[in-house]
Context: one part of a larger RNA
RNA sequence: CGCAGACGGUGGAUGCCUAGGCGGUCGGAGGCGAUGAAGGACGUGGUAGCCUGCGAAAAGCCUCGGGGAGCUGGCAAACAAGCUUUGAUCCGGGGAUGUCCGAAUGGGGAAACCCACCUCGUAAGAGGUAUCCUGCACUGAAUCCAUAGGUGCAGGAGGCGAACCUGGGGAACUGAAACAUCUAAGUACCCAGAGGAACAGAAAUCAACCGAGAUUCCCUCAGUAGCGGCGAGCGAACGGGGAACAGCCCUUAAGCGUUGAGUGUGUUAGUGGAAGCGUCUGGAAAGUCGCACGAUACCGGGUGAUAGUCCCGUACACGAAAGCCAACUUAGCGUGAAAACGAGUAGGGCGGGACACGAGAUAUCCUGUCUGAACAUGGGGGGACCAUCCUCCAAGGCUAAAUACUCCCGACCGACCGAUAGUGAACCAGUACCGUGAGGGAAAGGCGAAAAGAACCCCGUUGAGGGGAGUGAAAUAGAACCUGAAACCGUCUGCGU
Numbered sequence: 001c002g003c004a005g006a007c008g009g010u011g012g013a014u015g016c017c018u019a020g021g022c023g024g025u026c027g028g029a030g031g032c033g034a035u036g037a038a039g040g041a042c043g044u045g046g047u048a049g050c051c052u053g054c055g056a057a058a059a060g061c062c063u064c065g066g067g068g069a070g071c072u073g074g075c076a077a078a079c080a081a082g083c084u085u086u087g088a089u090c091c092g093g094g095g096a097u098g099u100c101c102g103a104a105u106g107g108g109g110a111a112a113c114c115c116a117c118c119u120c121g122u123a124a125g126a127g128g129u130a131u132c133c134u135g136c137a138c139u140g141a142a143u144c145c146a147u148a149g150g151u152g153c154a155g156g157a158g159g160c161g162a163a164c165c166u167g168g169g170g171a172a173c174u175g176a177a178a179c180a181u182c183u184a185a186g187u188a189c190c191c192a193g194a195g196g197a198a199c200a201g202a203a204a205u206c207a208a209c210c211g212a213g214a215u216u217c218c219c220u221c222a223g224u225a226g227c228g229g230c231g232a233g234c235g236a237a238c239g240g241g242g243a244a245c246a247g248c249c250c251u252u253a254a255g256c257g258u259u260g261a262g263u264g265u266g267u268u269a270g271u272g273g274a275a276g277c278g279u280c281u282g283g284a285a286a287g288u289c290g291c292a293c294g295a296u297a298c299c300g301g302g303u304g305a306u307a308g309u310c311c312c313g314u315a316c317a318c319g320a321a322a323g324c325c326a327a328c329u330u331a332g333c334g335u336g337a338a339a340a341c342g343a344g345u346a347g348g349g350c351g352g353g354a355c356a357c358g359a360g361a362u363a364u365c366c367u368g369u370c371u372g373a374a375c376a377u378g379g380g381g382g383g384a385c386c387a388u389c390c391u392c393c394a395a396g397g398c399u400a401a402a403u404a405c406u407c408c409c410g411a412c413c414g415a416c417c418g419a420u421a422g423u424g425a426a427c428c429a430g431u432a433c434c435g436u437g438a439g440g441g442a443a444a445g446g447c448g449a450a451a452a453g454a455a456c457c458c459c460g461u462u463g464a465g466g467g468g469a470g471u472g473a474a475a476u477a478g479a480a481c482c483u484g485a486a487a488c489c490g491u492c493u494g495c496g497u
Base pairs, nucleotide, nucleotide: 001496002495003494004493005492006491007490008489009488015482016446017445020417021416022414023413024412025411026410027409028408029406030405031160032159039101040100041099042055043054044053046079049075050074051073061095062094063093064092065091066090070083071082072081106115107114108113116129117128118127119126120125131157132156133155134154135153136152137151138150139149164195165193166192167191168190169189175182179229205212206211216243217242218241219240220239226234227233247398248397249396250342255335256334257333258332259331260330261329262328263327266324267323268322270318271317272316276291277290278289280287292309293308294298300312301311302310347371348370349369350368351367352366353365354364357383378393379392380391381390382389433440434439453481456468457467458466459465
């Protein structure tokens, strides 16, 4: 040094577990904000830090309910000082306080800072002072009347938010096996705006000579008819079946919003809630055996192993002083269209766009520009166009439900994951760390039933670490702690060289 065996070290795979995730179903909620939001900074404890809570009234104050014996949040124990059946801690409703920054709004600013003015007040301090829009009042130029402007008052707006929605703008990669029309796609993205949904919506619609009867969504019609360098591709409608149904108004109306009262369901704390003992094994009984009992409750979780009857619960039955939600009734207030049935409109020319439809034989819709009717004895449409016929009434407006989505709340479910998985994040994670910045972005779970977390003794530097003792079922469960694979490193024994 090699091989084999035994025993270790290292290491953290595997097994088991779950505090966290993932996907859904049902219900709720669908907003918050100048009464200062979202998000932060700084403070705040008998306390050094962080988290949570709170705001100079600072882990809290007042009040109304619930509850009923302990309590002074967590990491995190001890101590100190206290509170509490005159009902604390805790849970729920309402209220008070709420520094500074942030739309941030008195001015400024390198956010959490600097500097002001006015009114009230002895002071401490309190209140006000941004901009835009609307309304009202006063004032008021060039310029006579006026208007612009100015000042004041009142009301509103502003910002944030995951997706869904409507509108205004609007790519390219890509595909066409190149590429230009075309496609991708009216997608991504930007902007504006709204709502719990939005949009649309009560026929100047379809249909076909029969008829239907607002809109929206789903299935089908149908990858059909069509469109298309007739390439790649794009792609309906009529009709049928379903979901849901609701109609109205324009000489102040349908309605909508809001406030008060009433009825009454739900919601924001909670309450009651059946029934088991013994034997054996064991550290421990829920296991075994024996004999019982409940069940509108044998969903689920916990308890020293596997519990209907030990605990929390579950079925079921109850419960609100206060706040909130929906529905209905009632009373009040507010809002609520056009010169009054729709004229610079319909239609036409030119240029674009939308329609599945790329200008095509191309109807229909929108309109930048130029034009420009009729007036119900009228007008639009029925896919060039004309006639007949049928059908409807544009150029004003409102309208639930069926539909889309889930930042969020509750209950429940899973041939979903189980710590290299599942969210990036089971753990103080969008943290540490990296980057000037936009941005990128980890690793890291498990003693034990219970800390009973090893008193005391010994070696050692008042170490590190270890040996006894003790606890424990177990300490090769000792905190570098469940299990403890492999690589890798040793000790001992045997054999070989």